A computed fold for a 354-nucleotide part of an RNA from a Candidatus Bilamarchaeaceae archaeon, annotated as small-subunit ribosomal RNA, central domain.
The RNAcentral record of the full RNA draws on ENA.
It matches the Rfam family "Archaeal small subunit ribosomal RNA". On this family, see Yusupov et al., Science 2001: "Crystal structure of the ribosome at 5.5 A resolution".

[in-house]
Context: one part of a larger RNA
RNA sequence: UUGGGCCUAGAGCGUCCGUAGCCGGUCAAGUAAGUCUUCUGUGAAAUGUUGGGGCUCAACCCUAACGCGUGCAGGGGAUACUGCUGGACUUGGGAGCGGGGGAGGGUAGGAGUACACCUGGGGUAGGGGUAAAAUCCGUUGAUCCUAGGUGGACUACCAGUGGCGAAGGCGCCUACCCAAAACGCGUCCGACGGUGAGGGACGAAAGCUGGGGGAGCGAACGGGAUUAGAUACCCCGGUAGUCCCAGCUGUAAAUCAUGCAGACUGUGGUGUUACAUGCGAGUAAUCGCAUGUAGUGCUGUAGCGUAGGUGUUAAGUCUGCCGCCUGGGGAGUACGAUCGCAAGAUUUAAACUU
Numbered sequence: 001u002u003g004g005g006c007c008u009a010g011a012g013c014g015u016c017c018g019u020a021g022c023c024g025g026u027c028a029a030g031u032a033a034g035u036c037u038u039c040u041g042u043g044a045a046a047u048g049u050u051g052g053g054g055c056u057c058a059a060c061c062c063u064a065a066c067g068c069g070u071g072c073a074g075g076g077g078a079u080a081c082u083g084c085u086g087g088a089c090u091u092g093g094g095a096g097c098g099g100g101g102g103a104g105g106g107u108a109g110g111a112g113u114a115c116a117c118c119u120g121g122g123g124u125a126g127g128g129g130u131a132a133a134a135u136c137c138g139u140u141g142a143u144c145c146u147a148g149g150u151g152g153a154c155u156a157c158c159a160g161u162g163g164c165g166a167a168g169g170c171g172c173c174u175a176c177c178c179a180a181a182a183c184g185c186g187u188c189c190g191a192c193g194g195u196g197a198g199g200g201a202c203g204a205a206a207g208c209u210g211g212g213g214g215a216g217c218g219a220a221c222g223g224g225a226u227u228a229g230a231u232a233c234c235c236c237g238g239u240a241g242u243c244c245c246a247g248c249u250g251u252a253a254a255u256c257a258u259g260c261a262g263a264c265u266g267u268g269g270u271g272u273u274a275c276a277u278g279c280g281a282g283u284a285a286u287c288g289c290a291u292g293u294a295g296u297g298c299u300g301u302a303g304c305g306u307a308g309g310u311g312u313u314a315a316g317u318c319u320g321c322c323g324c325c326u327g328g329g330g331a332g333u334a335c336g337a338u339c340g341c342a343a344g345a346u347u348u349a350a351a352c353u354u
Base pairs, nucleotide, nucleotide: 004325005324006323007308008307012322014202015201016200017199021195022194023193025089026088027087029085030084031083033082034081035078036077037076038075039074040073041072042071048066049065050064051063052062053061054060092192093189094188095187096185097184098183104178105177106176107175108174109173110172111155112154115151116150117149118148119147120146121145122144126137127136163170164169207248208247209246210245211244212243216242217241221237222236223235224234259321260320261319262318263317264316268299269298270297271296272295273294274293275292276291277290278289279288280287281286303310304309327354328353329352336347337346338345339344
C1' cells in the first nucleotide's frame, strides 16, 4: 500500500519520442480462459451454536446434528461483459491530393544605421561627467565639423494579449536544404490507437575545455565621490565573459506556479490570426459582411472552488495512463552510487529538535 489530494496551503517530471506494462472504436461468428451456475470429492481435531447425557450444580467432560473451514481439484451447463481465433467495417489514427499562412530549424551570400579606432583637411581651449563634484581626456592640438578607411556586435520603425515551435526559444534581405501545423477534398490503408516505469533525444542564462575574435557593454579589480562607515547605489576606467567553431555541463520563478489524450455541457457576448464557402463593392489590386473549422485574447452563465478566482483554451461532468504529496526544522543535507575535466548534477536518509 486503504483513503484523500497536487493553480495559490505539501504535491505535475523543463519538454518531447518511445520499450515493457496498463487501457482500448463498430458488426456478426466461433471458442469458453476470466465470469456465473450446478454436482462430486476434499477442506484434521479442538474451538462455536442447538439438543441429549455424565461428574450433587457449575466450570469441565462425552455425544448427535448444524455451522466454520471464506479454499482447492474434477465433471456438467450458461455466454451478457472481458480475453483469444479467424472475418468484415469506417467514425479514431495514418497516407494521398489542392491552394494558401508562418521571427519553425540549418547553411551560404549580401545590406543597413549607430558605435569605436586609424589617416588626411578645417579649427581652438576646453571636453566629459554629476544632484553637485572629482578621478579621467586635452596645446605632443582634444571636444566639434568634414573626407576616406578598418573592425566587431546588432537588426530601430514595421511590431500587434500578432505569428511559429514539444519545450528551451525564434525578428534586416536573398538563395538553397530540412521539418511541422491549420483549412479543404473524402481518393487509399483499415484500429494500425492512448499513456508510458526503465531508456533516449532536445534543453535559457551562467560556467568549463581547445581554437579564433574582441567594437560596445561589462562580474572581478583599480580610482573618484557619497557616508559615521560604504567591501554598495552615482561617476571615470576595466579583465574574464558576452560573439564564432568543435565539445562538455543539464540546471532556472525551465510558470499558464495548471501532466498527456479523448468525450460531453441549454449557453452566451466581443476582439484578433489562418484557411475555406457564400454574398456584396471595385476595371483591377483589394476590401466589407455572414457562416464553418483551427488557433489566440477579453468578458461572463450554470457548475466548481475555503476564497482569490476558473468558466467549451475548465480549476465543470466523466474515462484511460503516467508522475508526485503525506506537519515544520534537520535537508534537497550526510553517506553510498551513477554522471561530469571541474563547478557540480541526479538519486536520497536518519539521529535530534519542535
The organism belongs to Candidatus Bilamarchaeaceae, within Archaea.